Background
The RNA shown here (c-di-GMP-I riboswitch aptamer) has 83 nucleotides and comes from Evansella clarkii. The prediction has a mean pLDDT of 87. Rfam family: c-di-GMP-I riboswitch aptamer. Rfam describes the family as follows. GEMM was predicted in a large-scale screen for bacterial structured RNA regulatory elements.

């Protein structure tokens, strides 16, 4: 130092559901509240999924500049150590 990850300390985060705020929606933020989570911390680069205000003459199809890191990969940081 790397892998690896328990019925083990010590701390973490918190899905559904709710309230209140922000958003044109996805959805985001806090507050309850725990489904689960060894990176469920970060970073929308790559895939992927949501949403369509705005474009799209009118209406539609369709489009990300708006999201999702608790959908996979990739980077990056980091607790703890029984086997």
């Nucleotide at each position: 130092c790397a892998a690896u990850g328990a019925u083990a300390a010590u701390g973490g985060c918190a899905a559904a559901c709710u309230c209140a705020c922000u958003g044109a929606a996805a959805a985001g933020u806090g507050g309850g509240g725990a489904c689960g989570c060894a990176a469920a911390g970060c970073u929308a680069c790559a895939g992927g999924c949501c949403u369509a205000a705005g474009g799209g003459a009118g209406a539609g199809a369709c489009u990300a500049u708006g999201g999702c890191g608790g959908c996979u990969g990739a980077g990056u940081u980091a607790c703890c150590a029984a086997a």